[in-house]
RNA sequence: AGAGUUUGAUUCUGGCUCAGAACGAACGCUGGCGGCGUGGAUAAGACAUGCAAGUCGAGCGCUUUUGUAGCAAUACAGAGGAGCGGCGAACGGGUGAGUAACACGUGAGUAAUCUGCCGAAAAGUUGGGGAUAGCCUUCCGAAAGGAAGAUUAAUACCGAAUGUGGCCAGGGAUUGCAUAUUCCUGAAGCUAAAGCAGCAAUGCGCUUUUUGAGGAGCUCGCGUCCUAUCAGCUAGUUGGCGGGGUAACGGCCCACCAAGGCUUCGACGGGUAGCUGGUCUGAGAGGAUGGUCAGCCACACUGGAACUGAGACACGGUCCAGACACCUACGGGUGGCAGCAGUCGAGAAUCAUUCGCAAUGGGCGAAAGCCUGACGGUGCGACGCCGCGUGGAGGAAGAAGGCCCUCGGGUCGUAAACUCCUGUCAAGGGAGAGUAACGCUAGUGCAAACUAGCUUGAGAGUAUCUCUAGAGGAAGGGGCGGCUAACUCCGUGCCAGCAGCCGCGGUAAUACGGAGGCCCCAAGCGUUGUUCGGAUUUAUUGGGCGUAAAGGGUGCGUAGGCGGCGUGGUAAGUCUGGUGUGAAAGGCGGGGGCUCAACCCUCGGACUGCAUUGGAUACUGCCAUGCUAGAAGACUGGAGAGGAGAAUGGAAUUCACGGUGGAGCAGUGAAAUGCGUAGAUAUCGUGAGGAAGGCCAGUGGCGAAGGCGAUUCUCUGGACAGUACUUGACGCUGAGGCACGAAGGCUGGGGGAGCGAACAGGAUUAGAUACCCUGGUAGUCCCAGCAGUAAACGGUGUGCGCUUGAUGUGGGGGGAAUCGACCCCUUCCGUGUCGAAGCUAACGCGAUAAGCGCACCGCCUGGGGAGUACGGCCGCAAGGCUAAAACUCAAAGAAAUUGACGGGGACCCGCACAAGCGGUGGAGUAUGUGGCUUAAUUCGAUGCAACGCGAAGAACCUUACCUAGCCUUGACAUGCAUCACUAAGUCGGUGAAAGCCGGUGACUAGGGGAAACCCUAGAUUUUGCACAGGUGCUGCAUGGCUGUCGUCAGCUCGUGUCGUGAGAUGUUGGGUUAAGUCCCGCAACGAGCGCAACCCCUGUGGCCAGUUGCCAUGGUCGUAAGACCGGCACUCUGUCCAGACUGCCCUGUGAAACGGGGAGGAAGGUGGGGACGACGUCAAGUCCGUAUGGCCCUUAUGGCUAGGGCUGCACACGUACUACAAUGCCCGGUACAGAAUGAACCGAGACCGCGAGGUGGAGGAAAUCAACUAAAGCCGGGCCCAGUUCGGAUUGGAGGCUGCAACUCGCCUCCAUGAAGCCGGAAUCGCUAGUAAUGGCGCAUCAGCUACGGCGCCGUGAAUACGUUCCCGGGUCUUGUACACACCGCCCGUCACAUCAUGGAAGUCGCUUGUAGCCGAAGUGCGUACGCCAACCCGCAAGGGAAGCAGCGCCCUAAGCUAUGAGUGGUAACUGGGGUGAAGUCGUAACAAGGUA
Repeated sequence: AGAGUUUGAUUCUGGCUCAGAACGAACGCUGGCGGCGUGGAUAAGACAUGCAAGUCGAGCGCUUUUGUAGCAAUACAGAGGAGCGGCGAACGGGUGAGUAACACGUGAGUAAUCUGCCGAAAAGUUGGGGAUAGCCUUCCGAAAGGAAGAUUAAUACCGAAUGUGGCCAGGGAUUGCAUAUUCCUGAAGCUAAAGCAGCAAUGCGCUUUUUGAGGAGCUCGCGUCCUAUCAGCUAGUUGGCGGGGUAACGGCCCACCAAGGCUUCGACGGGUAGCUGGUCUGAGAGGAUGGUCAGCCACACUGGAACUGAGACACGGUCCAGACACCUACGGGUGGCAGCAGUCGAGAAUCAUUCGCAAUGGGCGAAAGCCUGACGGUGCGACGCCGCGUGGAGGAAGAAGGCCCUCGGGUCGUAAACUCCUGUCAAGGGAGAGUAACGCUAGUGCAAACUAGCUUGAGAGUAUCUCUAGAGGAAGGGGCGGCUAACUCCGUGCCAGCAGCCGCGGUAAUACGGAGGCCCCAAGCGUUGUUCGGAUUUAUUGGGCGUAAAGGGUGCGUAGGCGGCGUGGUAAGUCUGGUGUGAAAGGCGGGGGCUCAACCCUCGGACUGCAUUGGAUACUGCCAUGCUAGAAGACUGGAGAGGAGAAUGGAAUUCACGGUGGAGCAGUGAAAUGCGUAGAUAUCGUGAGGAAGGCCAGUGGCGAAGGCGAUUCUCUGGACAGUACUUGACGCUGAGGCACGAAGGCUGGGGGAGCGAACAGGAUUAGAUACCCUGGUAGUCCCAGCAGUAAACGGUGUGCGCUUGAUGUGGGGGGAAUCGACCCCUUCCGUGUCGAAGCUAACGCGAUAAGCGCACCGCCUGGGGAGUACGGCCGCAAGGCUAAAACUCAAAGAAAUUGACGGGGACCCGCACAAGCGGUGGAGUAUGUGGCUUAAUUCGAUGCAACGCGAAGAACCUUACCUAGCCUUGACAUGCAUCACUAAGUCGGUGAAAGCCGGUGACUAGGGGAAACCCUAGAUUUUGCACAGGUGCUGCAUGGCUGUCGUCAGCUCGUGUCGUGAGAUGUUGGGUUAAGUCCCGCAACGAGCGCAACCCCUGUGGCCAGUUGCCAUGGUCGUAAGACCGGCACUCUGUCCAGACUGCCCUGUGAAACGGGGAGGAAGGUGGGGACGACGUCAAGUCCGUAUGGCCCUUAUGGCUAGGGCUGCACACGUACUACAAUGCCCGGUACAGAAUGAACCGAGACCGCGAGGUGGAGGAAAUCAACUAAAGCCGGGCCCAGUUCGGAUUGGAGGCUGCAACUCGCCUCCAUGAAGCCGGAAUCGCUAGUAAUGGCGCAUCAGCUACGGCGCCGUGAAUACGUUCCCGGGUCUUGUACACACCGCCCGUCACAUCAUGGAAGUCGCUUGUAGCCGAAGUGCGUACGCCAACCCGCAAGGGAAGCAGCGCCCUAAGCUAUGAGUGGUAACUGGGGUGAAGUCGUAACAAGGUA
């Protein structure tokens, strides 16, 4: 720091996703040790049990008990118990429900306050009184508990005295903004106390007052979440006066008076939430968060209330109500873990019912001490951070084994084994801390203190140290397609599964599962969740709005924001210095302590803030005063479809009436509906009526926009120019608000010619609720009102300033000049085009900015859901404005690029059409295919580019198929082992054959040996193992080959240039060509593969060479044909060479290329033909030619054999042959080829047969011999238009040939038979010259043949092309595109099915809350108090009084109840649309002119 993902590719916009860090985590797998931290986030759910707040006998009485002394009473010493009394219990500890608030943070104020214990200071502490708990007795109660009587103490309670002081009217001084404060003085009056310990000194207490410290209350400024689909809220409400109340201010409370108070700077309402120091993240600004620790707040089962007290409205207090739970004798009671442990529950999830008060801290106490689940420790949990270990060194036969393999090897891998070491942690043994000072005792001392001694440890026999033994006890998790570091094999076969995004899986998966290997972390590793980051994706730093999301339809204008040039003042903003504060911890830096680190200690700085105070005054603000450049006014002037009202006129349509006229009109692609003989259309005249305004007319004008178009008049708004006379910043923008606002629509009233939704009819069509046609109602028009939206668009908010130019046009002014108003120059305002810089993703914009700046407003934040639902506001309605969510997708999009495509355009080519000739489609037959059939009819090829194709030869074989019979190392190859009296051959049996069974039957080479024979090697055989074999599958795993576009003219590259880029340029353009052929031009210059040429055949000539070819001349023989000699002139054969290149001439608007014509020439503009096929396309064809990966079969999917099938036949198609005849057929005669073939072959002459053929064999491995007579043609004759002397199918018979064999199923011959067919519907094919057409000949395959097929050869030998509109295919340029699997594309909506979320809905169930009312506990207050009453007063007493209390009443009031609203949530018959879902239905709306833009 970025990356992946929209596309064929690109740039941009934009979302989604990933890599990072973090966590009080959870889950999965795994788990050695230690240190330090941390651990109920959910149910503020419910809680068994134990503990968490007591203490003081030096405040008090009583009581139990022990010891000592005593006979005992009693005294002393000690231990315990309940109670009175004091202090504490308001701290500490827990939790975060509530709370949006002065709750918290920060900074102030308190002149409006309180403060126990503690510190400092002053003064005092006199003298009395009456009770009461306890205890005892009696009684009630199950219990909890209670009642009555008697008796008793105090530091408990109550009078009295004293009054330093305090309170307090008044006066003086002082300070303050002020109510007032502070100090001094001060009349009258009021106001205190308690004792205890000690021998004592004295100490500890108590009372009053002042002060300090610490603590607390109250008040204020500022800061502090979301929501406007919450816009108005408020009656104690806001203020005043007077009272009450409080420690204290205050409507805090009350009576009266006034009518205020708050709010768009967000009141009120709703939702959510404890706040902070900090924590996490981030470069920062920010964002998120508030667990542990620390500060503050709130709460303590829920709600209410007060009491006590210095302090509470009180977690382990009280009272009441409620819910829940427990006890009960049913009468009544008891309880509150959000203290520490622990239990249940809910949950993905969070620990021990532990030890100790030794330390620190707290309460009480004079103290010892007691209490302390605060705290200190230990335990549990890898929950986190940090540290350590699981060994180190050597060790290659690179072991075994695993995995891979091209079988050579590679890898795990120095890894292991093995050798030598070490000894952390864990284990065992031993030693063994610090944390401890207090305190007590003694001594010194006035005391503080000092000295000495004694004593106190939960953790813990722990940390630590040491010894022992021994590599011994200690490694996993995730990942390996890209992002992202790491690859192979097997299994699986769109299955199983994976997946954060893109996406993998349909038989060769680096993506699933396993394995090996590798990568990354490591006692952890992954996953999930959450936060920040990346995300500049809410943009202050730091974004945008012409087309990607986004400018309000337009103006006027309120609040607000912003604001020209001077001077003076002020000092609010701003800048700067000082002071206070900004707790500690944390973070940062330095230092230090645990062996290091985590952790801890210490010091510093920081804490960007707030407050206060001094200073500065440029800028901003404010005050004052000026100015004229902004703005406005005044005057003069012209331009204009600016607006409103009234009036007037002409053309045209329609209608009415009349005339003429007589058959059609109208309408369309073509028609029809319609109108017309009742007289239309046409035409003339007259009239009626409504609407609209021709020409002028112009990217001309005006207006804010919508919009405005005949003429005239009236009223009226604005802009512009000129003058520089007036005012003196009066300005710009503008949330709300107000006004205007096309078309269509609505209400009421008019009007209605034309047009014309709806509707009707006619067409079109598969349908046609459309497009076209004939009609036609609302409406369109006017008046009055409503509505308030548009692609209301320049898709561009308004205003101001600045920034090279060119050229039109509208309006005004000026200059010069002129006859002039023209032209020219200049200036201001408007409106266009092109362009510089600049901007922009690009397209484009470009003084009318989308450039450079300023001010203000509006708006945007992925696509869909949706501009929808709900709510609110507006509207008569239609509807408008405002405006979500669930759910769903990984895109949706903008611009440009290359292609492809278009029922877009331009140009060009091709037997593409046209012009011609001949066919196919009809018939018969042949052949191939489909289909059907079959045991099998083997397989493949399927638009062009399958179908006389693979197949250049299916009777057996072939043969792959079927049936049947057989074989199993096999028909064939190699290796190893093994057997043999055995192999080949031959014979026999069986059999359809194969096969099976049986008999007979040999060896070769070398060595040894006398020999028999033995050994070795080889051949053959048996058996066994490896293996063979497969026309089995996959042509979508492949090689190779082939087809096709297409012999079309294209396809590319290097460098340069242009573009952000894909890419473009070159290759486009102007010409030309068969051609990207060539020329010219040009930011291109060159080059490659193609084209052409080079190669072959053919056409002319030449040199050379002449046998098997030839024979002109010569010779010989022969009647002749011919043969021989001879010759190589000719023909020919075949090697080389020449020739043709637009070379020459003329010409074309002519520079070139090139074209046209001509000459010469055998040939002329590529002479003709062939071979040759660019980059690529079709997953085109072929695994059945061969090769080949993978898969499959292995007594069979291999092999052998016989027979059958591939030839099967209601049918359909393709390709051919033969015909239908007279340009013909038949008969006779007669002429002229080329190429190619021949040895298991061609086969002459001769003979036989009507013939096929047979006999026979000359010659020939060939320019020698043979097939070999070419046929059409020509000559002559016949036929005479007929199903024929055409045609030959079919069938019968007789033969021939090949072959082991012609039944299924061959060919040929002869005789006989003589079918369809008389030129072929729609449609369709070939061919442009030696071509089509037509005639024959040859060859391959092959025993023979289905050949009428295929490949070649020669003979005869045409017609036509005006031309490129159309069909088809192709090329180039251009245009549009939502296509890129590329139009056989893409894609929309209804319906049907499944599923998901959601709106409405009669109702129904909750929750929250308002208003009104009822009832009203406890309790404070007030009132009352006839009942009760020790202290004080009067009184001798009785008694009375004062003070007080129970009770009662009143106000307030929790819970509860009633009624009625509001908000919010769940659920619901039914219902609405929406989303999603490989192959459903119907159509074809959009994208091309998408076929009606």

About this RNA:
The prediction has a mean pLDDT of 84. Small-subunit ribosomal RNA from a metagenome, 1493 nucleotides, folded computationally. Its Rfam family is "Bacterial small subunit ribosomal RNA". The RNAcentral record of the sequence draws on SILVA.